[in-house]
The RNA shown here (Group I catalytic intron) has 200 nucleotides and comes from Parerythrobacter lacustris. The sequence was found by an Rfam model in a public genome assembly. Its mean pLDDT, the model's own confidence on a scale to 100, is 81. It matches the Rfam family "Group I catalytic intron". Rfam 15.1 lists 5,602 matches to the family in 1,395 species. About the family: Group I catalytic introns are large self-splicing ribozymes. They catalyse their own excision from mRNA, tRNA and rRNA precursors in a wide range of organisms. The core secondary structure consists of 9 paired regions (P1-P9). These fold to essentially two domains - the P4-P6 domain (formed from the stacking of P5, P4, P6 and P6a helices) and the P3-P9 domain (formed from the P8, P3, P7 and P9 helices). The secondary structure mark-up for this family represents only this conserved core. Group I catalytic introns often have long ORFs inserted in loop regions. The window size for this search is chosen to minimise search time and catch the small examples. A larger window size will find more matches.
RNA sequence: CUACGGACUUAGAGCAAAUUUGAGUGCUUCGGCGGGAAACCCCGAAUGUAGAACUGCCCAAAUUCGGGGAAACCUUUCACAUGGCAAUCCCGAGCCAAGCCCCUUGCGGGGAAGGUGUAGAGACUAGACGGGCAGCGCCUAAAGCCGCGUUCGCGGUUACGGCGAAGGGAUAGUCCAGACCACAAACGCGCAUGUUUGCG
Repeated sequence: CUACGGACUUAGAGCAAAUUUGAGUGCUUCGGCGGGAAACCCCGAAUGUAGAACUGCCCAAAUUCGGGGAAACCUUUCACAUGGCAAUCCCGAGCCAAGCCCCUUGCGGGGAAGGUGUAGAGACUAGACGGGCAGCGCCUAAAGCCGCGUUCGCGGUUACGGCGAAGGGAUAGUCCAGACCACAAACGCGCAUGUUUGCG
C1' cells in the first nucleotide's frame, strides 16, 4: 500500500489450506601483497535483510545444426545406485537489425560487443528487464584551470571516470498437435516415476 491474499525475482512440493524447498539479485558484514588516483569494479565467504533501482528517441533482424552440465522435487531401494522432470549454467559451427570500428571510387567486404541456438513441440504481434544514442540524478577528481602558501602542499571548480539490480531458457499478449480427462500401443526397466505416438 491493501477487502482478502500479498508486497525483490524465478521454479517446485502440498493443495481447502497451513506449511515448506532449490536457484538468482541488491543492500549489510568480513576477507583479497586483484584492477583503479578515487568513486567504484571484480573474486570469495557467512549472516541478516528487501528502502531504492530514472526519462525520451532509434532497432526487431538472425531465429539453424550439433554438443556438455544441473539443484530442489518425483520414483525406486533395507540402504546405495539407476531412472525421470527441470528452475537454469554453458561450448563448437553457422547466421543477425539499428548503431560503432577498419578496407573500398562505388557496389560491397571484414571486425568488436551483444544476440540467435536456449518456449509447453511450436506460429504470430508488440516492446523490454535486450542492443544503440542522448538526457537527468547522485558519487569521485587523476589530468586541466583558478586562488593561497611559496621545495613539498592546501582549498575551489570540473568528467573524457563511476553508480542508477536481477527476471526474456518466451517478458506482455493472441493462437495452437499441447496442457486437463479417459482409453490404447510402443519405449524404459531392480521397478516405478515417466517419455513418445494414436483416437475421443